[in-house]
């Protein structure tokens, strides 16, 4: 006997650091709920106003009346108004104002004290009043007045007077009341003492914030002397001295009653001052006294003043912050109860009388605490909700339903205690309360918050960045566990949540228990005051420290033990504690203080040294420019390129003389020296600090250091000088969209020197100062020994500075590391999230400019620091690619084909969009195809599967009518299986139910399948190992490759998916087979299985690993061409219209679903893209002559022959194809024509004739032929493709397809170049590295004017208003004092005063025209300043300008 933490900064990561959350607390307040008890507890706001009623009286045993009753007539009881006495200064209520001797605590004494107690003496004699009462008088009233009577414990006078009082004493003063009682005798009353008990008055310590409050003070501080009080005192007055207080915070200003105590908290703090207890102050607001033992007096008085009431307008009254109550303001606080039974207080002899203190009830779930709203049985589980995977599954023993109790309610019946002083009798507000017993019946009783994480509990619906939520991070933009709603759940439970404020978490003020190099945080530097700390040894003392006693720290609270209400709350008791103060004794380590001492700190002495240390003067040389005079002659001069500028009046250039100013190359350095700025040619005087030896001298003189001095680079400032350079501003000229800038030419302030000022810098080592302690190793610099040598240099070795590398260690990590950022101790400064903002006000400083000093409101969830992995960079480096170069052909011009945007349109059907869309989906739009438009139908359907009922084969053929088709009505003929009588089967039509159907939506719900970066070497895992971590190694470095390809090394080891290889094709070649071809020998050529290459040989080079370079040989050489194959992943890339698929839509009637006719996807002022075909002569046309290959053919390919000019026709052999058709290949080649022209080039375009297909060629086919003859002369800017059998160029095939807009795809051979030096530069990739404020990742992130809303704050002509005070002016009430005086304390006066009132200021505050600045806020303007070498490295200070970032010195 006690201490939890989590969420948020980033792509992730540690650290820093705020913000928020879980907890408990309340004198609470809203929300929704609401059964009942004990105990407590309740106007925090408006000290804001109150109607009503009551809260203070009592004594007839002080008095003298007066009315009532009883009577024994003489007297007793009662009642009351006034004299007189006590009380009315307690109780009760609130905290306004007080920072204060108010309060706490401990001291003290210059002093009172009615009532109590004890003690002592004493109460004798006299007299004067005067209310009440009577009678007038005034006046609305409240009250006043006159006059006359009376009484006492009212008042006065006289006697006495000690243990009273004054005084040294002698003396000398001062007092009193009575009343009851037959009486004893009580009760009083005088005066002294002494006690109790309360009280005043001083005084140590403690106790809020603010220094942007720094000075305060004249009765102020002391003293004499007097007055004054109960007392001491500047308390008050005079008069002398000039003192007093203050950084240990006066003085002001704001806040506030203080305390016991009460909430947190492990504690130490931190917070608060409600109930209860103590103190203090207040009582409509200011002042003032007065009565008394006690007041300046809450239910007294007097005066001023606000305010409310009466009024007869003359004047009068009042004072809830006393119980209740009432208005107000408020988010918000009760009953106009009962009772003196009881405590307990006032009077009184006593009964007793008064007591909103008190004790009680009522209302308020406002709090604590206690109790209920039932118990027990009851289904594999109703009903009804709700979820589903449709199989169940949850509410669920949960209800129904049976049995049971009855707390609690509600009737009735019974019933305490609180109650005993005082004689005895009597006395309960609560209350017929508590409690007990009996009856009734589960009967009369549950919500409220929340369910993304933090934080315990989830589903399904609606909704769609809407509406909403939220403490914080954050949810919601069609599948929300985060909004609403339903189920279900989960946490309290007569409650539960929000809201608000305190304390914890918060180590976020750090005493316990924090920092300061880069996160916020070391003063720009020194000297040096208070202060703070302080070496050795001794000795003495004791306000620190320690130890014992005694005292005191009220009670209540708390703790721990006990009891008493049924328990707990709540209450009694007993014992601790209350951490503090006070006093007394001891102790003497340590510290403090005194005293004398040491020397190691620290300072002097002597010696000897290094230095750009400071200041004045003096001198030098080189440069530079100006001048003059020579020599010369056309350009200098500047830039990326240029102008401007300077030159024929002669410039740059050269050399000579001479003038000025400013700065000092080399030396020179990680180098010196100075506190810090800072300081460089040389000498010369002066002059400041250091180091080293040496141990001669003081002896602690020492560190630090708040103010304070003082010094401080650059810029600026005043005055006066100077002025070569250089160069803010200025001017000009390029540059740019622009160009107030970067470059260029000129330039003035200043730069230079004196004198004064200014006081800041990234004044940096971003790291205060001093001493001690803690491995080295290295370089340099000053000194000094030893050693060595002639002498030095070298070598050791201490000291002092400077710098590198690095053990422990510290560190958030980067780093630091005997020059600490390590380990101790001292002292100062600072610093608490980012912004606002180092600003605004104020004060101080300053000539100015501006410095120091230094907030706040508002706003944000972050704002940072280090390092990490990417991506970027107008960074590096290295490395590849037809990337760029070198080359050849094109595109972009031009006419056509296509596609694609845009228009157009009923409709022009959709998808696709930079690389990576755009002859793409589409390998075939005239109908279809089609998904669009228009009309015209259908509606369980054009399709699937099922059940019921029906009819019946279904179907086929043939005909009529309506229609444009579809369809929609009929009509005849045929006609199936088991089996035949019925009944079923399987099909099909009708009909009903389920369902069907969608190219409808979302590719950002998603499968599948593609593009792309790219066939580019990348991408990663296991286990180890570093590192706090993210992550890092491994995958880095060397060589090397086409290759993360091999090899080598190495904290790695190994291993995967990518790369190679394994497959296909090709190029050599054997072997075999033979459909076919054939000259019948064969083999061109197919196929099968085979050989060939493997850096294997040879040489050279390099770490001898492997590679590279050359050669041989070989059909091929180092991958032999080619192809197929595509790692992790990027692009929410591309497809819901190929196809599948979730969700969500349309479908009983005008369907987003099917059928159908026609029509459009083929439109046409443009624009892009892909291509064809050309401009011609390396053509062109004619004629002739050769040589392929890869494919397809039976609804097919279709020969020969024959018609036609041709497109075809006819025809109908051959062939399921090495056999037969497609199928004459075409560039070439041979001649010949054309001769450079819009042509014999070029073929669009149009007219005319045909020709195929196809149901149909009008929109909208293709192709013959004849006719027509367009644009085009070779294509700006710019762009594409190619590295060899390639590029070009030439024909050829095949898919899809009836045809075909095929110039497109795919695929084939034929003919066949040119060129690469090479990696600057484009562009696109790798890999190392480096900067970064990017990370949605440079298509990033971001700055500042400008405009619009909106907000808080400062300023501000001024207006308004409080608070404090100062001058003067008035001056009540009142004591005081002076005079008068009819003694009535009557009138007058004076000084002081409150309130009032003038003036001129102070200080806080509201308000405001205006003008500046700050924050905010999904898409405003205008630039581009940062962040990357951010395209002129950025930043700090100053200064100037500029539309803004900003530019320049």
């Nucleotide at each position: 006997u006690u201490g939890a933490g989590a969420g948020u900064u980033u792509g992730a990561u540690c650290c820093u650091a705020g913000c928020u959350c879980a907890g408990g607390a309340c004198g609470a307040a809203c929300g929704c709920u609401g059964g009942c008890g004990g105990c407590g507890u309740g106007g925090a706001u408006a000290a804001g106003g109150c109607a009503u009623g009551c809260a203070a009286g009592u004594c007839a045993a002080a008095c003298g009346g007066u009315c009532c009753a009883a009577u024994u007539u003489a007297u007793u009881g009662g009642a009351c108004a006034g004299u007189g006495g006590c009380a009315a200064a307690c109780g009760g209520g609130g905290u306004a104002g007080u920072a204060a001797c108010a309060c706490g605590u401990g001291g003290g004494u210059a002093c009172u004290u009615a009532c109590c107690c004890c003690a002592g003496a004493g109460u004798c004699g006299g007299g004067c009043a005067u209310a009440a009462c009577u009678a007038g008088u005034c006046g609305a009233a409240a009250g006043a007045u006159u006059a006359g009577c009376u009484a006492a414990u009212u008042c006065c006078c006289g006697a006495u007077a000690g243990u009273c009082c004054c005084g040294u004493a002698a003396g000398g003063g001062u007092a009193a009341a009575g009343g009851a009682g037959u009486a004893a005798u009580c009760c009083g009353c005088u005066c002294u003492g002494g006690g109790a008990a309360a009280g005043g008055c001083c005084u140590g310590c403690g106790a809020g914030c603010u220094a942007u409050c720094a000075g305060c003070u004249u009765g102020u501080u002391g003293g004499u002397a007097a007055g004054g009080u109960a007392a001491c005192g500047g308390c008050u007055u005079a008069c002398c001295a000039a003192g007093g207080c203050g950084a240990u915070g006066a003085c002001g200003g704001c806040u506030a009653g203080g305390g016991g105590a009460g909430g947190u908290g492990a504690g130490a703090g931190c917070c608060u001052g409600a109930c209860c207890c103590c103190c203090a102050c207040c009582a409509u607001u200011g002042g003032g006294a007065c009565u008394g033992c006690g007041a300046c007096a809450c239910g007294g008085c007097c005066c001023a003043a606000a305010c409310a009431c009466c009024u007869a307008c003359g004047g009068g009254u009042g004072g809830c912050u006393g119980c209740a109550g009432u208005c107000g303001a408020g988010a918000a606080u009760c009953u106009u109860c009962c009772a003196c039974a009881a405590u307990g207080a006032g009077c009184g002899a006593a009964a007793g009388c008064u007591u909103g203190a008190u004790g009680g009830a009522g209302c308020g779930a406002c709090g604590c605490c206690g109790c209920a709203u039932g118990c027990a049985g009851g289904a594999a589980g109703a009903a009804g909700c709700u979820c589903u995977u449709c199989g169940g599954g949850g509410c669920g023993u949960a209800a129904a339903c049976u049995g049971c109790u009855u707390u609690u309610a509600u009737a009735g019946g019974g019933g305490a205690g609180g109650a005993a002083u005082g004689u005895a009798a009597a006395u309960g507000a609560c209350u017929g309360u508590a409690c007990c017993c009996u009856a009734u019946g589960a009967a009369u009783a549950a919500g409220g918050a929340c369910c993304u994480g933090c934080u315990a509990a989830u589903c399904u619906c609606g909704u769609g960045c809407c509406a909403g939520c939220a403490g914080c991070c954050g949810c919601g933009g069609u599948a929300a566990u985060a909004c609403g709603a339903g189920a279900g759940g989960u946490c309290c439970a007569a409650g539960u949540g929000u809201u608000g404020u305190c304390c914890g978490g918060a180590u976020u003020a750090a005493c316990u228990g924090g920092g300061c190099g880069u996160a916020a945080a070391g003063g720009g530097u020194g000297u040096g005051u208070a202060g703070g700390g302080g070496g050795u040894a001794a000795u003495g003392u004791u306000a620190g420290u320690c130890c014992u006693g005694c005292u005191u720290u009220a009670a209540a609270u708390c703790g721990c033990g006990a009891g008493g209400c049924c328990c707990a709350a709540c209450c009694u008791c007993g014992c601790g504690g209350c951490c503090g103060g006070g006093u007394a004794g001891g102790a003497a380590a340590c510290g403090g203080c005194a005293u004398a001492a040491c020397u190691g700190g620290a300072g002097g002495a002597u010696g000897c040294g290094a230095g750009a240390g400071g200041u004045a003067c003096a001198u030098g040389g080189a440069a530079c420019u100006c001048a003059u005079g020579g020599u010369g002659u056309a350009g200098g001069g500047g830039u990326g390129a240029a102008a401007u500028c300077c030159g024929u009046u002669g410039a740059u250039a050269u050399c000579a003389u001479g003038g000025g100013g400013a700065a000092c190359a080399c030396c020179a350095a990680a180098a010196g020296c100075g506190a810090a700025g800072g300081c460089a040619a040389u000498g010369u005087a002066c002059u400041g600090g250091c180091g080293c030896a040496u141990a001669c001298c003081u002896g602690a003189c020492c560190c630090u250091g708040a103010g304070a001095c003082a010094c401080g680079a650059a810029a600026g400032c005043g005055u006066g000088g100077g002025g070569a350079u250089c160069a803010a501003a200025a001017a000009g000229g390029a540059u740019u969209a622009g160009a107030u800038a970067c470059c260029c030419u000129u330039g003035u302030a200043g730069u230079c020197c004196a004198c004064g000022c200014u006081g800041u810098a990234a004044a940096c080592g971003a790291u205060g100062a001093u001493g001690a302690c803690u491995a080295g190793c290295u370089a340099u610099u000053g000194g000094a020994a030893g050693u060595a040598u002639c002498g030095a240099c070298c070598c050791u070795u201490c000291c002092g500075g400077u710098g590198g590398c690095g053990a422990a260690g510290c560190u958030a990590a980067c780093g630091c590391g005997u020059u600490a950022a390590g380990u101790c101790a001292u002292c100062c400064g600072c610093c608490a999230g980012g912004g606002a903002a180092g600003u605004a006000c104020g004060g101080c400083c300053g000539c100015a400019a501006g410095g120091c000093u230094a907030a706040a409101a508002c706003u944000c969830a972050a704002a940072g620091g280090a390092a990490u992995a990417g991506a970027c960079g107008g960074g590096g480096a290295c490395u590849u690619g037809c990337a760029c170069a070198a080359g050849c052909g094109g595109u972009g011009g031009a006419g056509c084909a296509u596609g694609u945007g845009g228009u157009u349109u009923a409709a022009u059907u959709c998808g696709u969009c930079g690389c990576u869309a755009a002859c793409c989906g589409a390998a075939g739009a005239a109908c279809c195809u089609u998904a669009c438009c228009a009309g015209g139908g259908c509606u369980u359907g054009a399709c699937a599967c099922c059940a019921c009922g029906u009819c019946g084969a279904c179907g086929g053929c043939u005909c009529u009518c309506c229609g444009a088709a579809a369809g929609g009505a009929g009509c005849g003929c045929u006609u199936u299986c088991u089996c035949a009588c019925a009944a079923g089967g399987a099909c099909g039509g009708c009909g009903u139910g389920g369902c069907a159907g969608g190219u409808g939506u979302u590719g950002c719900a998603u499968g599948g399948u593609u593009g792309u970066c790219g066939u580019c070497a990348g991408u990663u895992c296991g286990u180890g190992g570093u590192g706090u971590g993210a992550a890092c190694u491994g995958u880095c470095c060397c060589c090397u490759u086409a290759a993360u390809u091999g090899g080598g090394u190495c904290a790695a080891c190994g291993a995967a998916c990518g790369c190679a290889a394994c497959c296909c094709u090709u190029g050599u070649u054997g072997u075999c087979u033979g459909u076919u071809a054939u000259a019948c020998g064969u083999g061109u050529c197919a196929g099968a299985c085979g050989a060939g290459a493997c850096u294997g040989c040879c040489c050279g080079g390099c770490u001898c690993a492997g590679c590279c370079g050359g050669g041989a040989g070989g059909a091929a050489g180092g991958a032999g061409g080619g192809g197929a194959u595509g790692a992790c992943g990027c692009c929410a890339a591309a497809u819901c219209a190929g196809c599948a698929u979730g969700a969500c839509c349309c479908u009983u009637u005008g369907a987003u679903g099917c059928c159908c006719u026609g029509g459009g996807c083929u439109a046409c002022a443009c624009a892009c893209g892909u291509g064809c075909u050309a401009c011609a002569a390396u053509g062109g046309g004619a004629u002739g002559u050769a040589c392929a290959a890869c494919g397809g053919g039976c609804c097919g390919c279709g020969a020969a022959a024959c018609c036609g000019c041709g497109a075809g026709g006819u025809g109908g052999a051959g062939c399921a194809a090495a056999u037969c058709c497609c199928u004459u290949a075409a560039a070439a080649c041979a001649u010949c024509c054309c001769u450079c022209a819009g042509u014999u080039c070029g073929g669009a375009u149009u007219g005319g004739a045909g020709u195929c297909u196809g149901c149909a060629a009008u929109u909208c086919g293709a192709c013959u032929c004849c006719a027509u003859g367009a644009a085009g002369u070779c294509g700006g800017a710019a762009u594409c493709g190619c590295u060899a059998g390639u590029a070009a160029u030439c024909g050829c095939g095949g898919g899809u397809c009836a045809g075909c807009u095929a110039u497109a795809c795919c695929g084939c051979g034929g003919u066949g170049a040119a060129u690469a030096c090479g990696u600057u530069c484009u562009c696109a990739a790798g890999u190392c590295u480096u900067g970064u404020a990017c990370u949605c990742a440079c298509c990033g992130c971001c700055c500042g004017u400008c405009a619009a809303c909106u907000c808080a704050a400062g300023g501000g002509a001024g207006c308004c208003g409080g608070g404090a005070g100062u001058a003067c002016c008035c001056g009540a009430a009142g004591g005081u004092u002076c005079g008068c005086u009819u003694c009535a304390u009557g009138c007058g006066g004076a000084a002081c005063u409150a309130a009032g009132g003038u003036a001129a200021g102070u200080u806080c505050g509201g308000u405001a025209a205006c003008a500046g600045g700050g924050a905010g806020u999904a898409a405003g303007u205008c630039g581009u300043a940062a962040c990357a070498a951010g395209g002129c490295a950025c930043g700090g200070g100053u200064a100037g300008c500029g539309g803004a970032a900003g530019c320049u010195g």